[in-house]
Molecule: Glycine riboswitch aptamer
Organism: Marinobacter sp. F3R08
RNA sequence: GACAUGUCUGCGGGAGAGACUGAAUCGCUUGCGAUCAGCGCCGAAGGAGCAACUGCCCCGGAAACUCUCAGGCAAAUGGACCGCUGACAUGAA
Numbered sequence: 001g002a003c004a005u006g007u008c009u010g011c012g013g014g015a016g017a018g019a020c021u022g023a024a025u026c027g028c029u030u031g032c033g034a035u036c037a038g039c040g041c042c043g044a045a046g047g048a049g050c051a052a053c054u055g056c057c058c059c060g061g062a063a064a065c066u067c068u069c070a071g072g073c074a075a076a077u078g079g080a081c082c083g084c085u086g087a088c089a090u091g092a093a
Base pairs, nucleotide, nucleotide: 003091004090005089006088007087008086010084011083012082013081018039020038021037022036024035025034026033027032028031040073041072042071046069047067048066049065053060
């Protein structure tokens, strides 16, 4: 010490699906939100499952695939992933 990989910070972009129904309570102030119950849905927080790979068994074994426990279904919040910036660690022409 260009660059590469990983982690984190900041900024920007970021989909899908009922502003559903019901009783009661709470908070704000008349309408909304939260909790609970019911049915219907979504997949891109998280989580779980598996192919090829091996001659057989066990183990290992990926996802944007699958499942929907969790999460979500106007806005807000969140959001995999992408772009830019900075820092740290490792390797390094």